C1' cells in the first nucleotide's frame, strides 16, 4: 500500500412510525425516533423498481389493462465509478 473487517478504540449515518413543510405524484427537506449500515459518503453511467405526463392500442361514457416516448424519483434494489476514518486476525 492492497485485499479484508474485530464482542477493538474514536467518531459517523439513520429504516418504520409520528409531527411540520415542498411537490400533481413517486419522493424530498427539517424535527422526534433507531430498523439497520464499514462506505447507509458522493455520482443516475448500465440494469431494476416507482411516479405523473403525452402518444398509440383496446374500448368507446370514462376508467382500467397493454405498448411506446421523452421527463422525474430511488445511491437504504443491484452492478459500476469515485473519495475516505480506524487497524485485531
Nucleotide at each position: 500500500c492492497u485485499c479484508c473487517g474485530a464482542u477493538a478504540a474514536a467518531g459517523g449515518c439513520a429504516a418504520a412510525a409520528c409531527c411540520g413543510g415542498a411537490g400533481c405524484a413517486a419522493u424530498c427537506c427539517g424535527g422526534u425516533g433507531a430498523c439497520g449500515c464499514a462506505a447507509a459518503g458522493c455520482c443516475a453511467c448500465g440494469g431494476g423498481u416507482c411516479c405523473a405526463c403525452c402518444a398509440c392500442c383496446u374500448a368507446c361514457c370514462u376508467u382500467c389493462a397493454g405498448u411506446g416516448g421523452g421527463g422525474g424519483a430511488u445511491a437504504g434494489c443491484c452492478g459500476g465509478g469515485u473519495u475516505a476514518c480506524c487497524g485485531a486476525a